A computed fold for a 74-nucleotide RNA from a Candidatus Woesearchaeota archaeon, annotated as transfer RNA. Its mean pLDDT, the model's own confidence on a scale to 100, is 85. Rfam family: tRNA.
RNA sequence: GGGCGCGUAGCUCAGCCUGGUAGAGCACGUCGUUCGCAACGACGGGGCCCCGAGUUCAAAUCUCGGCGCGUCCA
Numbered sequence: 001g002g003g004c005g006c007g008u009a010g011c012u013c014a015g016c017c018u019g020g021u022a023g024a025g026c027a028c029g030u031c032g033u034u035c036g037c038a039a040c041g042a043c044g045g046g047g048c049c050c051c052g053a054g055u056u057c058a059a060a061u062c063u064c065g066g067c068g069c070g071u072c073c074a
Stems, first nucleotide, its partner, number of pairs: 001073007010026004020057001028044005050066005
């Protein structure tokens, strides 16, 4: 320098192909239970989806340009 993949909640990821209310598990908070802790149950908080532009009534999703990471080639 080039090919491919990835970037969404604190963490691990789904959703993207086929545009239409942003989700799951774990973690965290409150309450219940316990002498207390763990486990378990109920409820709750937290992300304008890596950045910018374009298309569209509407973009996490499509297109283009960047940035970062992984991997392969040179």

The RNAcentral record of the sequence draws on ENA.